[in-house]
RNA sequence: GGGGUGCUAGCUCAACUGGGAGAGCAGCGGCCUCCAAAGCCGAAGGUUCCAGGUUCGAGUCCUGGGCGCCCCG
Numbered sequence: 001g002g003g004g005u006g007c008u009a010g011c012u013c014a015a016c017u018g019g020g021a022g023a024g025c026a027g028c029g030g031c032c033u034c035c036a037a038a039g040c041c042g043a044a045g046g047u048u049c050c051a052g053g054u055u056c057g058a059g060u061c062c063u064g065g066g067c068g069c070c071c072c073g
Base pairs, nucleotide, nucleotide: 001072002071003070004069005068006067007066010025011024012023013022019056028042029041030040031039049065050064051063052062053061
């Protein structure tokens, strides 16, 4: 220098063919218990890496950029 791949909640990851952004864990509240742990229930938590573009509609498609990993030279 060229190519591939990933980036979504605090963490680990889903999200189908472009059509309502979700789960588990953690944290918080409650139930249970003499207390705690375990278990059960509940609520909350999001600039989907950044900037543009296409579209009625973008986490998803296109362009540029950033960071990580891999391959080629």